Predicted 3D model of a 73-nucleotide RNA (transfer RNA) from a Bacteroidota bacterium. Model confidence (mean pLDDT): 82 of 100.
[in-house]
């Protein structure tokens, strides 16, 4: 320098036909306990890496950029 994959909640990851952003875990509160833990219930938390474009409508499609991993030279 060229090719490929990835970037979504604090963390690990789903979300495939473009139509209200989710799970687990963590965190907060309550119940339970002498107390802690476990367990149960409820709750908070997201500019979907950044910018632009097409579309009535984008996490998703197109272009550019950044970062990580990987292959070739």
């Nucleotide at each position: 320098g060229g090719g490929g994959u990835g970037u979504u909640a604090g963390u690990u990851c789903a979300g495939u036909u473009g139509g209200u952003a989710g799970a687990a875990u963590a965190c907060u509160u309550c119940a339970u306990u002498u107390g802690c833990a476990c367990u149960g219930a409820a709750g908070g938390g997201g500019u979907c890496a950044a910018g632009a474009g097409a579309u009535c409508g984008a996490a998703a499609c197109u272009c550019u950029u950044a970062c990580a991993c990987u292959c070739c030279a």
Its Rfam family is "tRNA". It is annotated as a transfer RNA.